[in-house]
The part of an RNA shown here (large-subunit ribosomal RNA, domain VI) has 245 nucleotides and comes from a marine sediment metagenome.
Context: one part of a larger RNA
């Protein structure tokens, strides 16, 4: 831009991913075989290494958080704090994102074929899978599972609505360089903010109380935190306007 209004839902011409494989068990010490040896079919288990998706669990990471501590400046001082020092350096860690974790997957089948095995059967009274004719035979080929597709310019279809919708802006995140994508704009929980609340940290400050003090108790599973979870219009999503004929 076009498909000649929109808005959901689709259908599939075509494309592309995938495609593995070993081992034990039963079969069965059978079948073959003089033995030595030692099978197929068709059934069952587990796994190896690939690929997807995921975070319940097992870890990692977590420069949100929390706590311990060294040096030094600073808040007049004591206490409690602040800055810097690789996030100072230690321990531990939600969400989030992740393997070394977890689930899932390769399948059954069909058709038509390779090579190869036949059946009928001339030419060639005979023989011949082959010349007409006909059947079986593979991880491969076309389907069947998955994933993208109407710019498939043959531009497809259903349903609805008919100025319908759409977009600018705004508040954002399962989204993300940007554009898009998603969730929403007061008939509203989108985000902040309050409150509660999985969780993490691990007993906050003061103040008492014991000890000469360092510290130790107790108040107290406490304070702080809370990207997850829920509720609540406090705040901001106003107000307008452009296209679409």
């Nucleotide at each position: 831009c076009g498909u000649u209004g929109a808005u959901a839902c689709u259908u599939g011409a075509g494309a592309g991913a995938c495609g593995u494989c070993u081992u034990c068990c039963a079969u069965u010490g059978u079948a073959c075989g003089a033995g030595a040896g030692g099978a197929u079919c068709c059934g069952g288990a587990a796994g190896a290494a690939c690929a997807a998706a995921c975070c319940u669990c097992u870890g990692g990471u977590c420069u949100a958080u929390c706590a311990g501590u060294u040096g030094u400046c600073c808040c007049g001082c004591c206490a409690g704090g602040g800055g810097c020092a690789c996030u100072g350096c230690u321990g531990a860690g939600u969400a989030g994102c992740u393997a070394u974790g977890u689930u899932u997957g390769g399948a059954c089948g069909a058709g038509a074929u390779a090579a190869g095995c036949g059946c009928u059967g001339a030419a060639a009274g005979c023989a011949u899978c082959u010349a007409a004719g006909c059947g079986c035979g593979a991880a491969g080929c076309u389907c069947u599972g998955c994933u993208c597709a109407a710019g498939a310019u043959u531009a497809g279809g259903u349903a609805u609505c008919g100025u319908a919708g759409a977009u600018u802006c705004c508040u954002u995140a399962a989204a993300g360089a940007c554009g898009a994508u998603a969730a929403g704009g007061u008939u509203a929980a989108u985000a902040g903010g309050c409150u509660c609340u999985a969780a993490g940290u691990g007993u906050a400050a003061g103040u008492u109380c014991g000890g000469u003090a360092a510290c130790g108790a107790a108040u107290u599973u406490a304070g702080c935190u809370g990207a997850g979870g829920a509720g609540u219009a406090c705040u901001a999503a106003u107000a307008a306007a452009u296209c679409a004929u």